Description:
The prediction has a mean pLDDT of 84. A computed fold for a 133-nucleotide RNA from Chloroflexi bacterium HGW-Chloroflexi-4, annotated as FMN riboswitch aptamer (RFN element). The organism belongs to Chloroflexota, within Bacteria.

[in-house]
C1' cells in the first nucleotide's frame, strides 16, 4: 500500500401556548347548568437517517426505512415526498437573505411530532486481530 477472513461498539429528532367541540357523565327549577373531551381539526409551534457532490444539502444523486409473496444471507411485485429566487465567491438547487414546499404502514375525532410493529431492522461509521503481497 493493495487483498481477504473473523469480531466488537456505534447507528432518528419532533405538538410550547391557544380555538372549537365529534362524542359523554352528572344535577335540576326540564330547558338549562357544569365538567370531561381532537399533540390528529383550526391559529400557531417545532423537526430532518446514510453516502456523493470544485462549497456545509430534509426538498440535486443515490441509498437505507414500508406493504406483499417466495425458494427467506437473498429473491421479486407494490409503495417510495418535496425548491426556486437573489447575493458573495474560481466554485454552492448545499452557505446568507428571502418568501415557501414535503414527509411510510396500523390504531385514534382525521397525526411528519402521540401509541404501536421498534429493547427490531438498516444505509452507513469508528475500531480490534489475522492472513496474503
Nucleotide at each position: 500500500u493493495a487483498u481477504g477472513u473473523u469480531c466488537u461498539u456505534c447507528g432518528g429528532g419532533g405538538c410550547a401556548g391557544g380555538g372549537u367541540g365529534c362524542g359523554g357523565a352528572a344535577c335540576c327549577a326540564a330547558g338549562g347548568u357544569u365538567c370531561c373531551a381532537a399533540u390528529u381539526c383550526c391559529c400557531g409551534a417545532u423537526c430532518g437517517g446514510u453516502g456523493g457532490u470544485g462549497a456545509u444539502a430534509a426538498c440535486c444523486c443515490a441509498c437505507g426505512a414500508g406493504c406483499g409473496c417466495g425458494g427467506u444471507u437473498c429473491g421479486u411485485g407494490c409503495a417510495u415526498g418535496a425548491g426556486c429566487a437573489g447575493g458573495u465567491g474560481a466554485a454552492a438547487c448545499u452557505c446568507c437573505u428571502g418568501a415557501g414546499u414535503c414527509g411510510a404502514c396500523g390504531g385514534u375525532a382525521c397525526a411528519g411530532u402521540c401509541c404501536g410493529g421498534a429493547u427490531a431492522a438498516a444505509a452507513g461509521a469508528a475500531g480490534a486481530a489475522u492472513u496474503u503481497u